[in-house]
RNA sequence: CAUGUAAUAUCGCUGAAUUCUUUCAUGGAAGAAGCGGGGAAACCAAUUUUUUGGGGUGAAUUUCUUUUGAAAAGGGUUAUCUUCUUUCGACCCUAACCCGUCAGCUAACCUCGCAAGCGUAGAAAGAGGAAAA
Numbered sequence: 001c002a003u004g005u006a007a008u009a010u011c012g013c014u015g016a017a018u019u020c021u022u023u024c025a026u027g028g029a030a031g032a033a034g035c036g037g038g039g040a041a042a043c044c045a046a047u048u049u050u051u052u053g054g055g056g057u058g059a060a061u062u063u064c065u066u067u068u069g070a071a072a073a074g075g076g077u078u079a080u081c082u083u084c085u086u087u088c089g090a091c092c093c094u095a096a097c098c099c100g101u102c103a104g105c106u107a108a109c110c111u112c113g114c115a116a117g118c119g120u121a122g123a124a125a126g127a128g129g130a131a132a133a
Stems, first nucleotide, its partner, number of pairs: 011119004018033007034114006044104001053102001054099004061072004073094006081129008
């Protein structure tokens, strides 16, 4: 100097999954705010399609292919003092789970969750804000 691995701290990413309070006690219980989801009238929609079950969270679907895979479509990252938007290039994902025969939309109302998993370091343009001089 380069590459790889591990640990710690800061920072950052996907995602709704964050902050605070009380209590007993060092882990649990309860609550508030905030964010997110489901059910549920009228009106509207649908006038059909019920085991060929149906439905929900989620970007995570569709088509082709003998198969491996491929394509379309959808989603994410790419760190500027900071937030957001657009373009080009590069990289990555297209899972998993749940309800239980049942749910169109849907105000009041009812109800549920606040997990889990990771580590990009390219360029150009624009808008707002902050800081410094």
c-di-AMP riboswitch aptamer (ydaO/yuaA leader) from Marinisporobacter balticus, 133 nucleotides, folded computationally. Its mean pLDDT, the model's own confidence on a scale to 100, is 78.